[in-house]
Context: one part of a larger RNA
Parts: sequence; structure tokens; C1' cells
RNA sequence: GGAUGAACGCUGGCGGCGUGCCUAACACAUGCAAGUCGAACGGGGUUAAGACGCUGAUGAUGGAAGUGCUUGCACGGAAAGAAUCUUGUUUUAACUUAGUGGCGGACGGGUGAGUAACGUGUGGAUAACCUGGCCCAUACAGGGGGAUAGCAGCUGGAAACGGCUGAUAAUACCGCAUAAGCGCACAACAUCGCAUGAUGAAGUGUGAAAAGAUUUAUCGGUAUGGGAUGGAUCCGCAUCUGAUUAGCCAGUUGGCGGGGUAAAGGCCCACCAAAGCGACGAUCAGUAGCCGGCCUGAGAGGGCGGACGGCCACAUUGGGACUGAGACACGGCCCAGACUCCUACGGGAGGCAGCAGUGGGGGAUAUUGCACAAUGGGGGAAACCCUGAUGCAGCGACGCCGCGUGGGUGAAGAAGUAUUUCGGUAUGUAAAGCCCUAUCAGCAGGGACGAUAAUGACGGUACCUGAGUAAGAAGCCCCGGCUAACUACGUGCCAGCAGCCGCGGUAAUACGUAGGGGGCAAGCGUUAUCC
Repeated sequence: GGAUGAACGCUGGCGGCGUGCCUAACACAUGCAAGUCGAACGGGGUUAAGACGCUGAUGAUGGAAGUGCUUGCACGGAAAGAAUCUUGUUUUAACUUAGUGGCGGACGGGUGAGUAACGUGUGGAUAACCUGGCCCAUACAGGGGGAUAGCAGCUGGAAACGGCUGAUAAUACCGCAUAAGCGCACAACAUCGCAUGAUGAAGUGUGAAAAGAUUUAUCGGUAUGGGAUGGAUCCGCAUCUGAUUAGCCAGUUGGCGGGGUAAAGGCCCACCAAAGCGACGAUCAGUAGCCGGCCUGAGAGGGCGGACGGCCACAUUGGGACUGAGACACGGCCCAGACUCCUACGGGAGGCAGCAGUGGGGGAUAUUGCACAAUGGGGGAAACCCUGAUGCAGCGACGCCGCGUGGGUGAAGAAGUAUUUCGGUAUGUAAAGCCCUAUCAGCAGGGACGAUAAUGACGGUACCUGAGUAAGAAGCCCCGGCUAACUACGUGCCAGCAGCCGCGGUAAUACGUAGGGGGCAAGCGUUAUCC
């Protein structure tokens, strides 16, 4: 000098774009953050319409006068008067929804604890693999069955949550049939390779599918092959410090056989052999998420990994599997631990390293905001619903950038202040005065793009126009040398300053104050850290 997710002191006008718990991966009140589909299914509820049955001129319906008191209810029943009605069953339609079922809750969002590792980066390999939804192609969808929730009845429990009995539906579940093609086992033969082999393949044996819905035009279903996308595994190289850590290792190293997996493999197991790693640093210990990048530097290098993007790991601590195309799953399940809460003491409930917010820790870090209008995601045929992703707004000079705090004229060089050799000198064209202008802020009017067929949170925002007043807007540090900038008074090795050298003991340009000056400027200094 440059830099920062900064903090502290003094000060502080506006706007744009960014950015904001670096500490306790400490504990969390409250609200929200993952739902959706009634065009898969049977019910329930509300409303409307229709059909049938019942009552009804011996008066349905209607409700006056009047009476009672509790003053807005009860009794009462006149006028009028007919299918408009009452009540029950049922059908249809619309809306709604607890349950069964489907898809999605493996994405998106957070954090960096762990990890020195095939974790990451980079380049390869799979003749050792999987892939829901999407795209393409081919071939199908025949015929049956038994349950179960919701519900009803009974019943346990304070609750959380259940138990028994009875009936019921499906795109839920289970057989059967079918097999162009496909899987598995054996496999003549052909082509090829890199050893195991790979690809194609006549033939033989054997095995496995399916679901319908509605507004009738679509959306779905099954099987197989291919594509795309996403993932899995393996390998070469690279990847911090310590030798005041020198030896380490028993599933350890390899083989054969098997199990397991989507898949190679001591991944696991039985048997056999006795190997394997290490001064080219094993093992142990410490520290740490890695990278694109960021800062600095002429570069080489050094330091860092906050924001944004890619990968990884984690979700109160430890362990485990289930479901599924995909998890060993942040807002799923089970067990154990610690903690918190409820309890009728028998037993239960919970997990902010999601967005806000609270306590605590700390030098220190924001609103319990608005909206799904846009972009994107999930569900749905769609309408649409959900979305603290996201888009916006709020707070903070935390950073960068831009703008303003006025311009011209003005010598009686005013007053005041400081100083003085008492003549003056400085502040100083500075002020006042006169003439202008209106950026920003404020006031009034108009008013978007973003999104259009319609729909705008932002927002009456940005922006434009007008009127009108210099009004509302400057501080901080320094002045001995390094280092730009000097005098007076006070103090008297005191009080104090200080980055280094050093100042201060009676004339201090170095302390304190004042005047003046220098530097930067909505900032200026200090501290911390890095080059």
C1' cells in the first nucleotide's frame, strides 16, 4: 500500500447493487416450511331438482284477534284458501371430505460436527452394474377369487392409542389362461477380443404379465427392446503438519469353493498357504470438509475456501433395518442414551444444522413481514391446490459504486477570535449584501416494463411533469523526524503522549487547550487478521 462475512470510538443527507451468528453441531416457546388426486374406490354431510308413497275442502297450508307471564316466548286459532304443501323412501346433479388407493415426501432448503479418505480434483475403466417419471418401437389387456379400512354394534384407557364382533369397494390383494417377444439352464455354429471371455444364434427344457376411469375424447395399465437422464463401483496421479511417533497388521495378505449384492471384491463364511505395508515415511498423533475460485504479488509464490456454483458428509447422541426405481431417509419407523414436557402414576409426547423468532455464549451479525404476480418444483386430464424454494419488502455506512450539502459577484479587507515588535498580521471573498439555479430530500399531478386472452406481492414503486424556498444535509484524524501541515497559553520527569526513534525536570512546533494549517470525506480513525 492492498484486502476483510469484521468489531470498537466519534460522526452521519440520499440512492443503486450486494451482503449480514466467523462464537455454543448450545437449548428451544409460538406460527409456518409437503402435499395433491372425487377423472382409482366405497361411504358420510350440505344444497337443489325429480319420482313414488302418506295426510288433506269433515280444511293441507296459513297464522289475525285475544290470554298468560319470565317481554319475547307459550297458549290460541279468525280471514284467506289447494298440490304451490307435510313427512318418509329413493334417484340425479353440484360442493365438501375422514378412510382405502396412486404419485410425491430420496427434490428443493440448512449446516460443516465428523472425515487426511478413492472424500475431493483430474484422467480413465465396467468383458462387474442399476435407473421411477420422460422419448421411440413392438406385442398385449381373457376369465375368476378371497379379504380389509372407513362404517355399525359392544368395549378398554386420564390421554396417546386401541380390542372384539358384523357387513362392504377399488387402478388395493391373490390364483388361472395367453407368450409375438423375453428371462433362466444346456447349446451345434458364426464373428471378434485383452486372459477370464464378448456378441449373434438354430435347437431342447423351463418360468413369469396386466386395470381401468370419465364430460367419448383422451388419460392411464402389462411385457420387452432401445434412447436420454440420474446414480453405483474400481483404478492412475495430485491433495496439511509432526520422527521429541519406527515399526504396523490375524480377516491381517493371497488362493480354492460358497453366500450376499444391481454389481467386481475378505464384503461375509468354511478350508488351505504365510503372507501384506513401511525412511519414496507405514502406524500413531495433531489440524482440516474438498474444488471452481477469492485476496495479495511484476511474477514465482504465500494466505484463505464467507457469499455464488459443483461434489461430499451430517440431521439431539449411538445403532438398525422397513418401504421404495431411488434412503439405511432433516420435518418416516424401531431400539438404546441424555435432556425437556404431559399424566388420573398405569403410561405417553418431542427433536429449528428449514423461514422468522427466544434464551444463552460473544467484540459482533437482521423481520415471529408480503406474495405465489414471475421463475422453478410436487400432485392433477384440467380448473386448480401446495411451495419460508423463489420473487419482493423491512433492519444495519457492513462493503462497493454514484450524487448532494450550492453557483456567480462581493474589500468598508466589517464585526468577532487568535497573535503582536501595538504599527500591524492571520482567519478572509470567507461572511454579510446583490444576482442566479433546483441535483437530492419535501409538496402536487401523471404513471409503467416485468404478462398478458386474463392474472402484479413489489407499488401509486421506478420514471416523467409542475410549483416553490438556499432552504433540510460535514465530519474525523493529524501537524518533532519517518510524513503533507506552527504559533500562543497552561503544565513543569507531574499530568500525560508514543507505530519506531523518542518527548515532558519553567521559554515543550512531541503533553492539554485555543487560533491557524495539512489529509481524507458520509465518512474518518483505532484494533484484529492475511499478502
Predicted 3D model of a 531-nucleotide part of an RNA (small-subunit ribosomal RNA, 5' domain) from an uncultured rumen bacterium. Its mean pLDDT, the model's own confidence on a scale to 100, is 84.